[in-house]
Molecule: c-di-GMP-I-GGC riboswitch aptamer
Organism: Campylobacteraceae bacterium
RNA sequence: CAAGAUAAAGCCAAACCCGCCGUGAGACGGGGACGGAAAGCCAUGGAUCUCCCCAAAAGGAGAUUGCCAGGUUACCUAAC
Numbered sequence: 001c002a003a004g005a006u007a008a009a010g011c012c013a014a015a016c017c018c019g020c021c022g023u024g025a026g027a028c029g030g031g032g033a034c035g036g037a038a039a040g041c042c043a044u045g046g047a048u049c050u051c052c053c054c055a056a057a058a059g060g061a062g063a064u065u066g067c068c069a070g071g072u073u074a075c076c077u078a079a080c
Stems, first nucleotide, its partner, number of pairs: 003077002011036002016031004021026001034066001040072003044069003047064006
């Protein structure tokens, strides 16, 4: 550098429930663990979704990084 154990120490937290914010997709807090080796961070490209607009296409504003890429930073060290 690469790779990722039936390793060690830690970390995050899906569905669902409660509270709360939002027209909405969804966000946040608490509980809870399905999972995760970047499930840390960045909406940059794609994808999906929401709202507005439109006859339609197009367009505008948003959401998701736990959908896939890309960028960036990072703990551990068996085997190869």